[in-house]
RNA sequence: GGGUGUGUAGCUCAGCGGGAGAGCACUUCGGUGACAUCGAAGGGGUCGUAGGUUCAAUCCCUACCACACCCA
Numbered sequence: 001g002g003g004u005g006u007g008u009a010g011c012u013c014a015g016c017g018g019g020a021g022a023g024c025a026c027u028u029c030g031g032u033g034a035c036a037u038c039g040a041a042g043g044g045g046u047c048g049u050a051g052g053u054u055c056a057a058u059c060c061c062u063a064c065c066a067c068a069c070c071c072a
Base pairs, nucleotide, nucleotide: 001071002070003069004068005067006066007065010024011023012022013021018055026042027041028040029039030038048064049063050062051061052060
């Protein structure tokens, strides 16, 4: 330099055009002599950045950024 893949909550990930979600973690309450387990409720997201297509984009297209891998 060329190519492929990944980027979504604090962490690990799902979601392939119309409601942004799960598990763990965190907070509060219940519970316990006190913890843990367990149960209930809750907070937390410019969906990597910028543009485009569309009535509508996490999702499709383009460029760029970061990381991983392959080729040279």